Model confidence (mean pLDDT): 80 of 100.
The RNA shown here (c-di-GMP-I riboswitch aptamer) has 87 nucleotides and comes from a Candidatus Izemoplasmatales bacterium.
């Protein structure tokens, strides 16, 4: 270069969990943490899963069901970049 990712070294992200602030909710954000992670970098067209504010319908009524235009990318697949001694 190219494939891969046994063993390292250096090193990144950072779950649950409290707080804060944001949003009708799913959720994102920040700081603290720290279960894990060879791409747990980045994208979000495409499946997938959450939400149902606003409509639509039904109901005396509290409501109740459908529906993204919302959201999750650490859910799975794609395209992208990117660290490595020594086999």
């Nucleotide at each position: 270069u190219u494939a891969a990712g046994u063993u390292a070294a250096g090193g990144g992200c950072a779950a649950g969990c409290a707080u804060g602030c944001u949003g009708a909710a799913a959720g994102a954000c920040a700081a603290g943490g720290a279960a894990g992670u060879a791409a747990a970098u980045c994208u979000g067209a495409a499946a997938g899963u959450c939400u149902a504010a606003a409509a639509u319908g039904c109901g005396a009524a509290u409501g109740c069901a459908u529906u993204a235009u919302g959201a999750c990318c650490g859910u799975u697949a794609a395209g992208u970049c990117g660290c490595c001694a020594a086999a």